[in-house]
Context: one part of a larger RNA
């Protein structure tokens, strides 16, 4: 000097990105227990008292004919100690907000989460030799399934509660078949090579000719999208109102400086002596918004944010001790 422990005056988070680490709590019985809530919970909420041993009284259970032995409850009186769950093992607690409903799963070896999954919801495909999948192509065969649309496959969303607005112009999908376009093929006017010829070849107008595309409809819990400028009320300000341009339609409910807000430490309120974080509001939403789900939500979480109580060597500010190293000497 280091490692691992133990202890510490006064203070008690002033440390720090952050209470990281440590300390504190810890068992049993009794009392007591809030908001909120899906009425199950929350809850061991929180908070408090008691606990050893001796004697007595009382009840209890088992055994015994009985005396009695063992077990155990409540109460009372007393005894000793610094300390009675005397060691070891053994929850710190409360409030607020975000996200995800939950238990679960995951980057074996830097990420355990708000990511994945999930029950629940919706759309879509599939009538059975099903759709879908494996089988290199093709097949046999197999899975699906010894199932049958209350079934199976695919996609999205993600408990529950209240809800899920407008747009089909574009892209996709589904349906339609009148017309347009159109390949090979069919037809074969006309032309041409060769041959004495019969013939054998070649080019080829026109007409015909499927799906697809064009076209006509439908469809957004399909991919997706959801405006601008100007004016106006008897203070001012603002604009319920009006005008105009554009669009397929111009963002509804709800939420909103948000895991989304650039300007921004927005403004106001709360908490602090002092608060770029936090909570509650406002709305000027750079650039929220409704199953790429919106908003709310009890319970849950080795998740994230802020605050409080308790507690402490995290700190003010370090010190001592124990053990093991390092180091010096032998």
């Nucleotide at each position: 000097c280091g490692a691992u422990g133990u202890u510490g005056a006064a203070g008690g988070a002033a440390c720090u990105c952050g209470g990281c680490a440590a300390a504190a709590u810890g068992c049993g019985u009794c009392c007591g227990u809030a908001a909120c809530u899906u009425c199950g919970g929350g809850a061991g909420a929180a908070g408090g008292a008691c606990g050893a041993c001796u004697u007595g009284u009382u009840g209890u259970a088992a055994g015994g004919u009985a005396a009695c032995u063992u077990u155990u409850u409540a109460c009372a009186a007393g005894u000793g100690g610094c300390a009675c769950a005397a060691a070891a093992u053994u929850g710190g607690g409360g409030g607020u907000a975000a996200c995800g409903a939950c238990u679960g799963u995951u980057u074996a070896u830097c990420a355990a989460a708000a990511a994945c999954a999930c029950a629940g919801g919706g759309c879509u495909c599939u009538g059975c030799u099903a759709a879908g999948u494996c089988g290199a192509a093709a097949a046999a065969g197999a899975c699906g399934a010894u199932g049958u649309a209350u079934a199976g496959g695919g996609c999205c969303u993600g408990a529950u509660g209240c809800c899920u607005g407008c747009c089909c112009a574009g892209u996709g999908c589904c349906g339609g078949a009148a017309g347009g376009u159109u390949a090979a093929g069919g037809u074969g006017a006309a032309g041409u090579g060769u041959g004495c010829a019969a013939g054998c070849g070649c080019u080829g107008a026109u007409c015909u000719g499927a799906a697809g595309c064009c076209c006509c409809g439908g469809u957004a819990a399909a991919c997706g999208g959801c405006g601008g400028c100007c004016g106006u009320a008897a203070c001012u300000a603002u604009a319920a109102c009006g005008g105009u341009c554009c669009u397929a339609a111009g963002g509804u409910a709800g939420c909103g400086a948000a895991a989304u807000u650039c300007c921004u430490u927005g403004u106001c309120g709360g908490g602090u002596a002092a608060g770029u974080u936090c909570c509650g509001a406002c709305c000027u939403g750079c650039a929220c918004g409704a199953a790429u789900g919106g908003c709310a939500u009890a319970a849950c979480g080795a998740u994230u944010u802020c605050c409080c109580c308790a507690c402490u060597g995290u700190c003010u500010c370090c010190a001592a001790c124990a053990u093991c190293g390092a180091c010096u000497c032998a």

RNAcentral holds the full RNA, with entries from ENA. The part of an RNA shown here (large-subunit ribosomal RNA, domain IV) has 330 nucleotides and comes from an Alphaproteobacteria bacterium. Rfam family: Bacterial large subunit ribosomal RNA. Its family is annotated with structural constituent of ribosome and ribosome in the Gene Ontology. The prediction has a mean pLDDT of 86.